Notes: Predicted 3D model of a 350-nucleotide part of an RNA (small-subunit ribosomal RNA, central domain) from a metagenome. Rfam family: Bacterial small subunit ribosomal RNA. RNAcentral holds the full RNA, with entries from SILVA. Model confidence (mean pLDDT): 86 of 100.
[in-house]
Context: one part of a larger RNA
RNA sequence: UUGGGCGUAAAGCGUCCGCAGGUGGUUUUUCAAGUCUGCUGUCAAAGACCGGAGCUCAACUCUGGGCCGGCGGUGGAAACUGGGAAACUAGAGUUCGGUAGGGGUAGCGGGAAUUCCCAGUGUAGCGGUGAAAUGCGUAGAUAUUGGGAAGAACAUCGGUGGCGAAGGCGCGCUACUGGACCGAAACUGACACUCAGGGACGAAAGCUAGGGGAGCGAAAGGGAUUAGAUACCCCUGUAGUCCUAGCUGUAAACGAUGGAAACUAGGUGUGGCUUGUAUCGACCCGAGCCGUGCCGUAGCUAACGCGUUAAGUUUCCCGCCUGGGGAGUACGCACGCAAGUGUGAAACUC
Numbered sequence: 001u002u003g004g005g006c007g008u009a010a011a012g013c014g015u016c017c018g019c020a021g022g023u024g025g026u027u028u029u030u031c032a033a034g035u036c037u038g039c040u041g042u043c044a045a046a047g048a049c050c051g052g053a054g055c056u057c058a059a060c061u062c063u064g065g066g067c068c069g070g071c072g073g074u075g076g077a078a079a080c081u082g083g084g085a086a087a088c089u090a091g092a093g094u095u096c097g098g099u100a101g102g103g104g105u106a107g108c109g110g111g112a113a114u115u116c117c118c119a120g121u122g123u124a125g126c127g128g129u130g131a132a133a134u135g136c137g138u139a140g141a142u143a144u145u146g147g148g149a150a151g152a153a154c155a156u157c158g159g160u161g162g163c164g165a166a167g168g169c170g171c172g173c174u175a176c177u178g179g180a181c182c183g184a185a186a187c188u189g190a191c192a193c194u195c196a197g198g199g200a201c202g203a204a205a206g207c208u209a210g211g212g213g214a215g216c217g218a219a220a221g222g223g224a225u226u227a228g229a230u231a232c233c234c235c236u237g238u239a240g241u242c243c244u245a246g247c248u249g250u251a252a253a254c255g256a257u258g259g260a261a262a263c264u265a266g267g268u269g270u271g272g273c274u275u276g277u278a279u280c281g282a283c284c285c286g287a288g289c290c291g292u293g294c295c296g297u298a299g300c301u302a303a304c305g306c307g308u309u310a311a312g313u314u315u316c317c318c319g320c321c322u323g324g325g326g327a328g329u330a331c332g333c334a335c336g337c338a339a340g341u342g343u344g345a346a347a348c349u350c
Stems, first nucleotide, its partner, number of pairs: 003322004007304002012318001014201004021194003025088007033081002035077009049065006091191001092188003095184005103177007110154001114150008125136002162169002206247006215241002220236004258317006266295011299306002323350003332343004
């Protein structure tokens, strides 16, 4: 490589968009490239295969014969794939009418709490721990009342509930804006699926510049603990955490499960929409579609478990794996301000 695989054993790119490529709905007609088939040319001899013969047999040698198959030419077939033409509407998209939503960006506003500042009351402690101490406090702390300032985060509602491709998104209001679902069936008429390279987005930490800095808090200092304690506990506390502009591009970026389509028992919650019976009406009850959970049949699985949201049964496309260590290292290249990231070996060893 073939084969076999990728939830947990090695293995699904963090996510999406998308060129090339691969794959692709229904009907009619045509061509005949693929496909099937007849004839034919060629594929030297030797060798191989089958029959016969010669060395006493065999090996060996001689002789005769032929299939399969490859390539070329030519004649035909038209079911399937493909090319052309014409048409269709079940895929896909558009339109119209509704609906839900922490989807995104910007602006404005709000209250609770915390810390700090000022003032009043008030007096000896406060704080912290397993116990303490460092620390704060008679220069009046802690506590409490009133006033003011600042920054960050938004209790209850809140829910295996919602939205988003993923990362993620939660106080209220306003503006702009993306997507989804349901219903109607007016329009286009296969316009689709996937996607190497490529592009965009991408938690936290980190980096650059300028702001900001309440609380928390790597580093650092001190107090304890301990044999020691470069820790766990305590008192402080700088970067950072926040904002703006840019960079970085990684995570147990997880459902450890790539995307699309079809098919294959049910039961029971919950979110959105439509609708039927009923009703004055809304509920209740039932049906359909979309999402999100639990249990479970067949089936699958090494087992655990999965089970119409598949890890079942199939098709298409992409990515990835091939014993452990060495090693996500070295080297090279690309990117980056750097940190580093991407790609990614071998010797050796078990």